[in-house]
Molecule: SAM riboswitch aptamer (S box leader)
Organism: Bhargavaea ginsengi
RNA sequence: UUCUUAUCAAGAGAGACCGAGGGACAGGCCCUAGGACGUCUCGGCAGCGGACCCCACUCAGUGGAGGCACCGUGCUAAUUCCUGCAGAUGCCUGGUGCAUCUGGAAGAUGAGAA
Numbered sequence: 001u002u003c004u005u006a007u008c009a010a011g012a013g014a015g016a017c018c019g020a021g022g023g024a025c026a027g028g029c030c031c032u033a034g035g036a037c038g039u040c041u042c043g044g045c046a047g048c049g050g051a052c053c054c055c056a057c058u059c060a061g062u063g064g065a066g067g068c069a070c071c072g073u074g075c076u077a078a079u080u081c082c083u084g085c086a087g088a089u090g091c092c093u094g095g096u097g098c099a100u101c102u103g104g105a106a107g108a109u110g111a112g113a114a
Base pairs, nucleotide, nucleotide: 001114002113003112004111005110006109007108008107013042014041015040016039017038021031022030023029025084026083027082028081043076044075045074047073048072049071050070052067053066054064055063056062057061080106085103086102087101088100089099090098091097
């Protein structure tokens, strides 16, 4: 980097440095010199994998709601901020309209494989 798969409506800050954009992309709508974004330090949260605890079956071991925060990662504005394609339902101004729901696409993260 590519493929497969699971999850994505909850949760979680502060200091220093930098100095203008940033929130993946497009359209919106937001954040931002009262300093965003990014980097570092110390915290925190608890998604995924491992370990441990707990329960069940049990020779090993396997499975499971939960717990823990020890390890590997991840996260720490807004539902993945909303929509971006399709379908269904409702409304009435009957339209390339609005709203809600469902399924996809795209994206993010973990795990496995090449």